[in-house]
RNA sequence: AGAGUUUGAUCCUGGCUCAGGACGAACGCUGGCGGCGUGCUUAACACAUGCAAGUCGAGCGGAAAGGCCCUUCGGGGUACUCGAGCGGCGAACGGGUGAGUAACACGUGAGUAACCUGCCCCCGACUCUGGGAUAAGCCCGGGAAACUGGGUCUAAUACCGGAUAUGACACCUCCUCGCAUGGGGUGGGUGUGGAAAGUUUUUCGGUUGGGGAUGGACUCGCGGCCUAUCAGCUUGUUGGUGGGGUAAUGGCCUACCAAGGCGACGACGGGUAGCCGGCCUGAGAGGGCGACCGGCCACACUGGGACUGAGACACGGCCCAGACUCCUACGGGAGGCAGCAGUGGGGAAUCUUGCGCAAUGGGGGCAACCCUGACGCAGCCAUACCGCGUGUGUGAUGAAGGUCUUCGGAUUGUAAAGCACUUUCAGUAGGGACGACAAUGACGGUACCUACAGAAGAAGUCACGGCUAACUUCGUGCCAGCAGCCGCGGUAAUACGAAGGUGGCGAAUGUUGUUCGGAUUCACUGGGCGUAAAGCGUCGGUAGGUGGUGUUUUAAGUUAGAGGUGAAAGCCCCGCGCUCAACGUGGGAAUUGCCUUUAAAACUGGGACACUUGAGAGUAUCAGAGGAUGGCGGAAUAACUGGUGUAGAGGUAAAAUUCAUAGAUAUCAGUUGGAACACCCAUGGCGAAGGCAGCUAUCUGGGAUAUUUCUGACACUGAGCGACGACAGCGUGGGGAGCAAACAGGAUUAGAUACCCUGGUAGUCCACGCCGUAAACGAUGCAUGCUCGCUGUCGGUCUCGCUACAGAGAUCGGUGGCUUAGCUAACGCGGUAAGCAUGCCGCCUGGGGAUUACGGCCGCAAGGUUAAAACUCAAAGGAGUUGACGGGGACCCGCACAAGUGGUGGAGCAUGUCCUUUAAUUCGAAGAUACGCGAAGAACCUUACCUAGCCUUGUAUCCUGGUAGAUCUGCCCCGAAAAGGGCGGAGCAUUUAGUUGGACCAGUGACAGGUGUUGCAUGGCUGUCGUCAGCUCGUGUCGUGAGAUGUUGGGUUAAGUCCCGCAACGAGCGCAACCCUCGCCUUUAAUUGCCAGCAUUAAGUUGGGCACUUUAGAGGAACCGCCGCGGAUAACGCGGAGGAAGGUGGGGAUGACGUCAAGUCAUCAUGGCCCUUACGGCUAGGGCGAGAGACGUGCUACAAUGGUGCUUACAACGGGCUGCCAAAGCGCAAGCUGGAGCCAAUCCCAUAAAAAGCAUCUCAGUUCGGAUUGUCGUCUGCAACUCGACGGCAUGAAGCUGGAAUCACUAGUAAUCGCGGAUCAGCCAUGCCGCGGUGAAUACAGUUCCCGGGUCUUGUACACACCGCCCGUCACACCAUGGGAGUCGAUUGCUCCAGAAGUGCCUGAGCCAACCGCAAGGAGGCAGGGCCCCAAGGAGUGAUCGGUAACUGGGGUGAAGUCGUAACAAGGUA
Repeated sequence: AGAGUUUGAUCCUGGCUCAGGACGAACGCUGGCGGCGUGCUUAACACAUGCAAGUCGAGCGGAAAGGCCCUUCGGGGUACUCGAGCGGCGAACGGGUGAGUAACACGUGAGUAACCUGCCCCCGACUCUGGGAUAAGCCCGGGAAACUGGGUCUAAUACCGGAUAUGACACCUCCUCGCAUGGGGUGGGUGUGGAAAGUUUUUCGGUUGGGGAUGGACUCGCGGCCUAUCAGCUUGUUGGUGGGGUAAUGGCCUACCAAGGCGACGACGGGUAGCCGGCCUGAGAGGGCGACCGGCCACACUGGGACUGAGACACGGCCCAGACUCCUACGGGAGGCAGCAGUGGGGAAUCUUGCGCAAUGGGGGCAACCCUGACGCAGCCAUACCGCGUGUGUGAUGAAGGUCUUCGGAUUGUAAAGCACUUUCAGUAGGGACGACAAUGACGGUACCUACAGAAGAAGUCACGGCUAACUUCGUGCCAGCAGCCGCGGUAAUACGAAGGUGGCGAAUGUUGUUCGGAUUCACUGGGCGUAAAGCGUCGGUAGGUGGUGUUUUAAGUUAGAGGUGAAAGCCCCGCGCUCAACGUGGGAAUUGCCUUUAAAACUGGGACACUUGAGAGUAUCAGAGGAUGGCGGAAUAACUGGUGUAGAGGUAAAAUUCAUAGAUAUCAGUUGGAACACCCAUGGCGAAGGCAGCUAUCUGGGAUAUUUCUGACACUGAGCGACGACAGCGUGGGGAGCAAACAGGAUUAGAUACCCUGGUAGUCCACGCCGUAAACGAUGCAUGCUCGCUGUCGGUCUCGCUACAGAGAUCGGUGGCUUAGCUAACGCGGUAAGCAUGCCGCCUGGGGAUUACGGCCGCAAGGUUAAAACUCAAAGGAGUUGACGGGGACCCGCACAAGUGGUGGAGCAUGUCCUUUAAUUCGAAGAUACGCGAAGAACCUUACCUAGCCUUGUAUCCUGGUAGAUCUGCCCCGAAAAGGGCGGAGCAUUUAGUUGGACCAGUGACAGGUGUUGCAUGGCUGUCGUCAGCUCGUGUCGUGAGAUGUUGGGUUAAGUCCCGCAACGAGCGCAACCCUCGCCUUUAAUUGCCAGCAUUAAGUUGGGCACUUUAGAGGAACCGCCGCGGAUAACGCGGAGGAAGGUGGGGAUGACGUCAAGUCAUCAUGGCCCUUACGGCUAGGGCGAGAGACGUGCUACAAUGGUGCUUACAACGGGCUGCCAAAGCGCAAGCUGGAGCCAAUCCCAUAAAAAGCAUCUCAGUUCGGAUUGUCGUCUGCAACUCGACGGCAUGAAGCUGGAAUCACUAGUAAUCGCGGAUCAGCCAUGCCGCGGUGAAUACAGUUCCCGGGUCUUGUACACACCGCCCGUCACACCAUGGGAGUCGAUUGCUCCAGAAGUGCCUGAGCCAACCGCAAGGAGGCAGGGCCCCAAGGAGUGAUCGGUAACUGGGGUGAAGUCGUAACAAGGUA
């Protein structure tokens, strides 16, 4: 510090996710030791048991228990002691918890001249004199108990009276001081109230006054949560006066008076929450948290209350009410672990009913001492942090085993074993502290030290597709499962499970949760708003924010210095102590803050005085669909009246509905009515926006220019607020020509609730009143300033020109286009900014849910405005790029169409396929690019299929053993054959011998074998787009980038062919050419070919010859080369000449980058998987040939351009020894006999056929057509039944030119006619591949349309790329949510009832020791009673929140459901 994830790829926006740190944690797995911390986050739920606050005999009367002494055993004494009691101090500390609390509760800083303070410290003064009770005790009672009543006795440092008064307090007065009230004074005067002993040496006390210290109380400034879907709140409320109350100010309380107080700077309400030092994180600013430790606050079962006291409204006190628990004799009582342990419960989850007061601290005491679950220690838990160990060295046959393997090996791995060492920790034994500076040690025989034995007792966990370090095998087969995100798994999974290996961390390691970070993703530091989310529809204006120039002053902001404070701990730095570290400890720094004070005066603010440039006003001109009201006008539509006139009109792609013989449409004249204003008209003008258009009158708003006359900052923006605000819509009343939702009809269509047509009502118009929204858009808030240029246009002014214009220049204001810099993700913007800046406002924070729900406000309604959540997804989105696509555009090509010729589709047959059937009908091929295809030959074989019978290391290789045999051959039995059985004959090589080799047999297991599977694991080969003209690269340039450029453009070509131009310049694969063949010529050669001349023959038969033909080698020839024209002078095109051939001469071979997971595992090869007495091998028979039907490809026809018969011509390519087979003979024929010739320019196949000539048939199911069937034959073959071909005779079907539709072909082509070959015994060949013969038509000086293709361009929401994408209803399942008659609960307001305990007040006829009084009585007090207030409780009525509910609304998600096709292309109606 970043990374993954939207796309085919890119940039941006934007969310989600990850890597880091932390934890009072929990869970899984594992677990050696020690140190040091931490340990109920949930039920402030309920609690058994024990302990947690007592102490003082030096305050008192005393003596219950114990000790000691005496004893007559009844008891007595003593005080070293002490129960209970009176009294004092403490119990308000210490310890716990965080429920409540949004508050002066907390933090920080001030204030108290408005206060208190026990114990402690200092100073001054004093400590005199009396009195009456009471508990305990004793006696008598009540009660189950808790407890309690009466009588009687008694003491005090308990209580009470009196004296004294330096002080104190109150009042008056004087002095002095202060920020107001007021403060201070050992100045004066008047008035008021107090004491206690013990020891007596001191000490410890007591009272009073002052001061200090400590602790507290109150007040104020500032600071720190969410919510406006909480906007108004308040009656003791705000203030005053008098009184009361308090330590003290104060509505704190009360009476009266006034009517105030708070609030958008967020009152009031709701929700949540103890606050802080700090802790975690972060670069910081921030964000989150508030466990442990420390400060403050609050609470103590819930609620209320006071008492005592220096201090409490009191955790281990009291009273009352309530809930709960316990005891009970039923009458009544007791209790409060949020103290330490502990229990139950809740929960994912949190410890011992331990030891000790030795230390530190606290309470009491003179002290000894007592008490102390504070505290010090120990125990439990890997809960956090820190440290240590589980060994070290050596050790290669790189052991065994495991795993993988290409079978060679690799790896685990120096790892182990082995050898040599060491002993930390743990263990055993011995010694043994500090903490204690008198004594006293829980910890603890602990830390630590020493000795001993032995490698001995001590390693796991997670991960290994990317992010992210680490890879293989097997299993599984969209199953089981994984997953933080992207995503893995459908038979070769580095992603699941296991194993081996590897990586990380290590007594731990993973997971989960939370939080900060990354996230600049709420942006102060540090973001945005044209199109990604985001500018209010517009204007006016309140509060607020901001504000021109100069001088002067002030000092609030600001800056600097000083002082106070900012507790300690913590963080940081430097040291020190535990062996180190964690931890502890000393010092420093820091604590960015607040307060006080001194100073400065630039800037902002405040005060004062000026100024003119901002703003406004005046004067003079100007333009305009700016607004409102009234009047007027013509054209057109429609209706009506009348005339002319006759059969249609209208409407559409085409029609129909409709109108019309009752006279339409058309035409002429007239009348009526409403609405809108053609041309001018424009990137024109005006207005804030919405918006504004005939002419004219009146009223009226704003703007521009000139002048620089006046005011003198009067300004900008603008939350709320107000006004205006298209269309549609609503209300009332008018109006209604045209148009036209709804509606009706006609069409279209599968449907058509649409598009089209015919009609047609609201509405559109006017008046008045609502509504308040729009893609209200420049998708761009308003204002001001600054920043290159070019060019239109509108309105002014000035100058020149000239005055008659046109025109030129300058300047101000508007409105447009292009552009520099700059900005921008890009597109683009660019003085009318989206540039550079300032001020103010509004708005945004992933997509969906949601322009929604609920609530509020507005509205007559429709609805508007404000505006969530649950849930769900990992994207949604912007801009540009490359493709692909379009019922987008432009250009071009192709037998693509058109123009032609002939077919297919109809018939019969052949053949292939589907389907069906079958024991099997083997398998593959499937639009084009499967279907006379693999198959250039299925009767057996082939053959892979079926049935049946057989074989099991098998026809290969290796090993072992055996046999002389093996091997060859004849025959027999059985059988369908294979297999099996039997009898005979012939019969190895090599070595010195053993032997060895070969062959065979037997055995053994490694293996053979598989047309079994996967063409979606593959190689190779092939089809197709397509012989289409394309596909790319290097360097450079442009772009952030994907990419672009080049390759686009203008021409041209069959062509990315070439030329020109050009930020491109070159190059490669393709094109073309080079290759083969045909066409012309030359030359060489001359047998088997040829024959002009010579000779010869029946015959090129022979001699001879090689001129010609031909054959086959080598050459030549064609290049737009020449001429003319066109073109740009080019490329090139058109025409012509010459030429055998003319513009790539015809044909072939040749197939770029790639596409279709195209085809083939059955040609072959091959990974994986599968079978192994079978999915292998052998054999026989059957099947692949079935047959209702369908399709493809063909053949033959339907006839006269023909059939038949006879006669007569002319080819080429080929093939031939298991072969072609001549002549001759036989047969009607297929064929047979026969044997000549030929390994071929020699011989044979082999008569080519159509054609031509003659004859016949005469339009018919025929002398067409030949299917089918019968019968007889021939040939091949082991064998023609299933299932061959051919021949003879006989039979003579359908069919008379073929619907929709569809195919091929542009010249030696189509059409037509035969011939040959491969395969092959034969052949189902009408197929395929070749050969020649005869031999057309047509192509527009074509490209509108169909199909395919190429280039450019355009749109796109497509990229699996239009066979794409995608929307809504319905149906089903699940999920969350709104409404809902209601119902249940929580919180709370108001009204009323009620009123415990208790303070206060009043009363007090009852009762009472202290003082007065001789007494009576008084003063004073108590009980009792009453009143005010008030907790619980009760009743009623509201509000808010939540749960639930028949039914209901929409929403989301879900695998391949249904219906349509709304959107994306002009998406087929933009």

This is a predicted structure of a 1470-nucleotide RNA (small-subunit ribosomal RNA) from a metagenome.
Its Rfam family is "Bacterial small subunit ribosomal RNA".
The RNAcentral record of the sequence draws on SILVA.